Transfer RNA from a Planctomycetaceae bacterium, 87 nucleotides, folded computationally. It was read from a public genome assembly. Rfam family: tRNA. Gene Ontology term of the family: triplet codon-amino acid adaptor activity. Rfam classes the family as a transfer RNA. Rfam's curators write: Transfer RNA (tRNA) molecules are approximately 80 nucleotides in length. The coordinates come from a structure-prediction model, not an experiment, and the mean pLDDT is 81. Taxonomically the source falls in Planctomycetaceae (Bacteria, Pseudomonadati, Planctomycetota, Planctomycetia).
RNA sequence: AGGGGGAUGGCCGAGCGGCCGAAGGCAGCCGAUUCAAAAUCGGUAGGGCGUGGAAGCGUCCCGCGGGUUCAAAUCCCGCUCCCCCCC
Numbered sequence: 001a002g003g004g005g006g007a008u009g010g011c012c013g014a015g016c017g018g019c020c021g022a023a024g025g026c027a028g029c030c031g032a033u034u035c036a037a038a039a040u041c042g043g044u045a046g047g048g049c050g051u052g053g054a055a056g057c058g059u060c061c062c063g064c065g066g067g068u069u070c071a072a073a074u075c076c077c078g079c080u081c082c083c084c085c086c087c
Stems, first nucleotide, its partner, number of pairs: 002085006010026003018070001028044005046061006063079005
């Protein structure tokens, strides 16, 4: 240098154009149960920025940067990093 696969909330992991900040699990928080705890069950809950007393509202975020499209995590191009293969 060449080929293949991968990067998604704190962690794991599905999703492959619209119903998607995004399933599900773990961890977290609140509650039930218990003398107390574990286990179990129910509920809640992503992050940044702006605004606000707060609640909330607005906006951006799927490795990074561009492009296509009315619409992109999903398609295309470039780059970064990880795994495998070939020489």